The RNA shown here (transfer RNA) has 79 nucleotides and comes from Scleroderma citrinum Foug A.
[in-house]
RNA sequence: GAGCCCAUGGCGCAGUGGUAGCGCGUGUGAUUCCAGUUCGGUAUCCACAAGGUCAUCCGUUCAAAUCGGGUUGGGCUCA
Numbered sequence: 001g002a003g004c005c006c007a008u009g010g011c012g013c014a015g016u017g018g019u020a021g022c023g024c025g026u027g028u029g030a031u032u033c034c035a036g037u038u039c040g041g042u043a044u045c046c047a048c049a050a051g052g053u054c055a056u057c058c059g060u061u062c063a064a065a066u067c068g069g070g071u072u073g074g075g076c077u078c079a
Stems, first nucleotide, its partner, number of pairs: 001078007010024004018062001026049004030044002033041002055071005
């Protein structure tokens, strides 16, 4: 220098044009046990909640995380 792939909550990922979700984690509550003073610690096939300008800019479209182009960052291959 060239080609291909990736970028979505703190982390790991799903979502391939029409309401942005799951798991873990976090917070609060409930419950269990410990402790013994209204505090604290511990665990949970428990409940609820917060947290995202979908890397970024432009375009296509009635409508974009999703399609096209540029940029940035990361990975692989080739030279």
The sequence is in RNAcentral, with records from Rfam. Its Rfam family is "tRNA". The coordinates come from a structure-prediction model, not an experiment, and the mean pLDDT is 81.